This is a predicted structure of a 75-nucleotide RNA (transfer RNA) from a Bradyrhizobiaceae bacterium. It matches the Rfam family "tRNA". From the family's description: Transfer RNA (tRNA) molecules are approximately 80 nucleotides in length. It is annotated as a transfer RNA. The source organism's lineage runs through Bacteria, Pseudomonadota, Alphaproteobacteria, Hyphomicrobiales and Nitrobacteraceae. It was read from a public genome assembly.

[in-house]
RNA sequence: GCCGGCUUAGCACAGUGGUAGUGCACCUGAUUUGUAAUCAGGGGGUCGUAGGUUCAAAUCCUACAGCCGGCACCA
Numbered sequence: 001g002c003c004g005g006c007u008u009a010g011c012a013c014a015g016u017g018g019u020a021g022u023g024c025a026c027c028u029g030a031u032u033u034g035u036a037a038u039c040a041g042g043g044g045g046u047c048g049u050a051g052g053u054u055c056a057a058a059u060c061c062u063a064c065a066g067c068c069g070g071c072a073c074c075a
Base pairs, nucleotide, nucleotide: 001071002070003069004068005067006066007065010024011023012022013021018055026042027041028040029039030038048064049063050062051061052060
């Protein structure tokens, strides 16, 4: 340099055009002598960035950035 995959909450991930979610973690409460466990509730998101298409984009298209892999080149 070329090709492919990935980027969504603190972490791991789901969501393939129509209200952004799950588990764990965190916070509060209940329960318990207390802790853990269990139960109930809550907070937390410019969906990598910028454009485009569309009535409507995490989702489709383009460019760029980061990570991973393959190939090529140089040494």